[in-house]
This is a predicted structure of a 350-nucleotide part of an RNA (small-subunit ribosomal RNA, central domain) from a metagenome. The prediction has a mean pLDDT of 88. Rfam family: Bacterial small subunit ribosomal RNA. RNAcentral holds the full RNA, with entries from SILVA.
Context: one part of a larger RNA
């Protein structure tokens, strides 16, 4: 390298736009690059191979043949693929009509809870544990009522429900805003699919500069358990946890399952829509379309198990893997403030 692979054995990029690239629907002419064919000329001898000779034979030799992917001219074909013009609507987008949603992004607001801080009631414990103790209270604690601060989260709804590219999204109102899906078929007419590189997004946790700090809470203190406890259990407690800007760019960023398309039995339940049928209205009952779950057949699979949301049949493009450790480590090189991350060997071993 060819080959084979990637749900769990080594492997799918964290997730998106989109450059080059590479692949590309139907149909008409023209062309004649890629493709096929023919003709020509080159593809030195020697080697090789074949056929016949020469040395007694053989090796060795010599004569003639065959072949020699290729390349060049030059003449033909026109089905694919390519380029040119020209159609065309199914792909793929516009415009129209409807629909659902925790899709972003700001302001505002609400109420229940927890803590504290005042004030009444009132006494003697309160807390916490397997038991306990540090802790907290007669300077009046817990408990109870009212008040008033403050920061955070959003309970019922809530549902293998919805959205979103992924990350994730959950009170309620407004504004701005993205995307979907149905219906219908006006318009454009192949405008498409992928996507090295680049560029943006991106959870916690860390970082930086101001803010904020009720609950929780690494670190740290006590109390305890134990042989010993630098832990689990207990009381306390700073970073952070929240805002605002700005960095980091990693996670079992998982469906461990890359994007698109097209095709292959059914059955069920759920979410949105359309339409028939049914009703006074609904509900239901049959078809379709997205989604989204369980089950299940052919077919896959080492199994496990996937099975129209495929790990089945294909096709196209990208990434990525090639004993185990050493090791995602070491150097370098880009990046970051750091803390690191990305790119990533080799010696040795086994």
């Nucleotide at each position: 390298c060819u080959g084979g692979g990637c749900g769990u054995a080594a492997a799918g990029g964290g997730c998106g736009c989109g450059u080059a690239g590479g692949c590309g629907g139907u149909u008409g002419a023209a062309u004649a690059a890629g493709u096929c064919u023919g003709u020509u000329g080159u593809g030195a001898a020697a080697u090789u191979c074949c056929a016949a000779g020469g040395c007694u034979u053989a090796a060795c030799u010599u004569u003639g043949g065959c072949a020699g992917u290729g390349c060049a001219a030059u003449g033909g074909a026109a089905a694919c693929u390519g380029u040119u013009c020209g159609a065309c609507u199914u792909g793929a987008g516009u415009a129209c009509g409807g629909c659902a949603g925790a899709g972003g992004c700001a302001a505002g607001u609400g109420g229940a809870a927890u803590u504290c801080c005042c004030a009444g009631u009132g006494u003697a414990g309160c807390g916490g544990u397997g038991a306990a103790a540090u802790g907290c209270a007669c300077a009046g604690a817990g408990a109870u009522u009212g008040g008033g601060a403050g920061g955070a989260a959003c309970a019922c709804c809530a549902g293998u429900g919805g959205c979103g590219a992924a990350g994730g999204c959950g009170a309620c109102u407004u504004g701005c805003u993205g995307g979907g899906c149905c219906g219908a078929a006006a318009c454009u007419g192949a405008c498409g699919c992928u996507g090295a590189g680049g560029c943006g997004c991106g959870a916690a946790a860390g970082c930086g500069u101001g803010g904020g700090g009720a609950g929780c809470a690494a670190a740290c203190a006590g109390g305890a358990u134990u042989a010993g406890a630098u832990a689990c259990c207990c009381u306390g407690g700073u970073a952070g946890u929240c805002c605002a800007c700005g960095c980091c760019g990693u996670a079992a960023a998982c469906g461990a399952u890359g994007a698109a398309u097209a095709c292959u039995a059914g059955g069920u339940g759920u979410a949105g829509g359309u339409g028939g049928u049914a009703u006074a209205g609904a509900a239901g009952c049959c078809a379709u379309c997205u989604g989204u779950g369980c089950c299940g057949c052919a077919g896959c699979g080492a199994a496990c198990g996937c099975a129209u949301u495929a790990a089945g049949u294909a096709u196209u493009c990208c990434g990525c893997c090639u004993g185990g450790g050493g090791a995602g480590u070491a150097c370098g090189g880009c990046c970051g403030c750091a803390a690191g991350g990305u790119u990533g060997a080799a010696a040795c071993u086994c």